[in-house]
Predicted 3D model of RNase P RNA and transfer RNA as a complex of 413 nucleotides. Rfam match: Bacterial RNase P class A. Rfam describes the family as follows. Ribonuclease P (RNase P) is a ubiquitous endoribonuclease, found in archaea, bacteria and eukarya as well as chloroplasts and mitochondria.

RNA sequence: CGGGCAGGGCGGAUGAUCGCUGCUCCCUCGGGAGGAGAGGAAAGUCCGGGCUUCACAGGGCAGGAUGCCGGAUAACGUCCGGGCGGGGUAACCCGACGACCAGUGCAGCAGAAAGUAUACCGCCCCUUACGGGGUAAGGGUGAAAUGGCAGUGUAAGAGACUACCGCCGUCUCCGGUAACGGAGCGGGCAUUGUAAACUCCAUCCGAAGCAAGACCAAGCAGGAAGCAUACGCCGGCCCGGCGGCUUCCGGGUAGGUCGCUCGAGCUGUGCGGCAACGUACAGCCUAGAUAGAUGAUCAUCCUCGACAGAACCCGGCUUACAGCUCUGCCCGUAUU
RNA sequence: CGGCGAUUAGCGCAGCCCGGUAGCGCAUCUGGUUUGGGACCAGAGGGUCGCAGGUUCGAACCCUGCAUCGCCGACCA
Numbered sequence: 001c002g003g004g005c006a007g008g009g010c011g012g013a014u015g016a017u018c019g020c021u022g023c024u025c026c027c028u029c030g031g032g033a034g035g036a037g038a039g040g041a042a043a044g045u046c047c048g049g050g051c052u053u054c055a056c057a058g059g060g061c062a063g064g065a066u067g068c069c070g071g072a073u074a075a076c077g078u079c080c081g082g083g084c085g086g087g088g089u090a091a092c093c094c095g096a097c098g099a100c101c102a103g104u105g106c107a108g109c110a111g112a113a114a115g116u117a118u119a120c121c122g123c124c125c126c127u128u129a130c131g132g133g134g135u136a137a138g139g140g141u142g143a144a145a146u147g148g149c150a151g152u153g154u155a156a157g158a159g160a161c162u163a164c165c166g167c168c169g170u171c172u173c174c175g176g177u178a179a180c181g182g183a184g185c186g187g188g189c190a191u192u193g194u195a196a197a198c199u200c201c202a203u204c205c206g207a208a209g210c211a212a213g214a215c216c217a218a219g220c221a222g223g224a225a226g227c228a229u230a231c232g233c234c235g236g237c238c239c240g241g242c243g244g245c246u247u248c249c250g251g252g253u254a255g256g257u258c259g260c261u262c263g264a265g266c267u268g269u270g271c272g273g274c275a276a277c278g279u280a281c282a283g284c285c286u287a288g289a290u291a292g293a294u295g296a297u298c299a300u301c302c303u304c305g306a307c308a309g310a311a312c313c314c315g316g317c318u319u320a321c322a323g324c325u326c327u328g329c330c331c332g333u334a335u336u
Numbered sequence: 337c338g339g340c341g342a343u344u345a346g347c348g349c350a351g352c353c354c355g356g357u358a359g360c361g362c363a364u365c366u367g368g369u370u371u372g373g374g375a376c377c378a379g380a381g382g383g384u385c386g387c388a389g390g391u392u393c394g395a396a397c398c399c400u401g402c403a404u405c406g407c408c409g410a411c412c413a
Stems, first nucleotide, its partner, number of pairs: 001332010012301007020037002023034004039307001043318002046316005051209004058239004063205005068082005083097001084095004098200002103198002105194003120139002122135005147165002150162003166189001167187003171184005213258004222249006231243004251412003265284008302305001337409007346362004356393001364380005386402005
């Protein structure tokens, strides 16, 4: 210098004027002053948790989710570290990665034969021939045909036998918390593939959601049906528990307060840990609307500005994103 | 704001659970019938199964992500 990998940061700036939504203070109740006001994804609503109500939430079945090992955490399908497999020259990246020797299902077409099934061509032997027998080296079909290669052997062949490589193992020893790895021993290997097929194993899960829910105010009009060994509620069923409850038609109000933002919070430093993270101390307060604020205009400047707008709150994942920028590392080339 | 569902031919739908051939009705086109048209009869064409990725030998179907459209949900008595 060129190409690449990983991890972050920013995502128009400054000033003036006029507005909008909360908060604090002053006040002559007209108003005035001060200060705050979207995001890294606020999104999709895909997971997990808090919170609230149902019955403080119980047992069993069914159902759902996760799935190498260890750890982190309030919890997770997230994160960190490790193992194994795959990709890349490398930095590094990716992986739904338990179990088809518990059982069942499926494998269309082609092919002789597709899971306890087999011989089309070929090869060899017998036979004049028809035909019969042996074989699975070679060819052909297929996504997949029962390990590869060399030799022995044979009529021709074949793990039939032997060496090496590969594969397998409720086996032994060593290392490791473990996944797993290494060495040895054993097995001729007929142990096909598929579980994002049913299923089995292990672990976890009560349901609904802030339009949850609590309170105040205002207003109206009740009627019908179902039920008591019943019906309804507790996500489905049973047990168990609780109860005047459910459905339909009709009527009334669509106002206010709380929930609502101080929280598993943010920043910095120290300590423990490889890390995720934990912990101690110090400092900080950073939207809270309810038809729903966060905007408009002007001036100056630049590289002329992407995706996009909170609605109970957090931890993640996923998806969208013009451009700018920082740090570390790898490869190639050149020079020293 | 929250909770659900759907997407297959021009239109309305089946097939998806349990993966191998995409089908039904209307519509369209051609021929017949008729003086002509409708109706009727016979036949034909028409599909990136919303998009992308994955699992599998193989995906409309199974899994994941995205897009579009639609439905439901206030309180009192």